[in-house]
RNA sequence: AAAAUUCUUUGGGGCGGGGUGAAAUUCCCCAUCGGCAGUAAAGUCUGCGAGCCGAAAGGCUGAUUUGGUUAAAUUCCAAAACCGACGGUUAUAGUCCGGAUGGGAAAAGAAUUAG
Numbered sequence: 001a002a003a004a005u006u007c008u009u010u011g012g013g014g015c016g017g018g019g020u021g022a023a024a025u026u027c028c029c030c031a032u033c034g035g036c037a038g039u040a041a042a043g044u045c046u047g048c049g050a051g052c053c054g055a056a057a058g059g060c061u062g063a064u065u066u067g068g069u070u071a072a073a074u075u076c077c078a079a080a081a082c083c084g085a086c087g088g089u090u091a092u093a094g095u096c097c098g099g100a101u102g103g104g105a106a107a108a109g110a111a112u113u114a115g
Stems, first nucleotide, its partner, number of pairs: 003113008016030004032094001033084002035048004043082002051060003064080005086098003
């Protein structure tokens, strides 16, 4: 330095302003947020988690382009876009309330084992 096992801890962010209305943090205009691993640093690439369906095995599951720099970037820089589970609600929700003091990819630390 690497491996296996066990334990502990950590492990998802965000509605501010205006308009309409009897009623909207849900509609419209502006704003605003971005889990984990990989890889040139990623919400939009690849894979995973979450979520949904199923008795189980298992299945389903969103969204990016152009230009620049570079040995290398759909990851950086510039510009313009796009996406967001389920249930609830006096009115349609990424941002409010709820399942959830839950689950969890994974990260860090410690101990032990064998070589």
FMN riboswitch aptamer (RFN element), 115 nucleotides, folded computationally. Rfam family: FMN riboswitch aptamer (RFN element). Rfam's curators write: The RFN element is a highly conserved domain that is found frequently in the 5'-untranslated regions of prokaryotic mRNAs that encode for flavin mononucleotide (FMN) biosynthesis and transport proteins.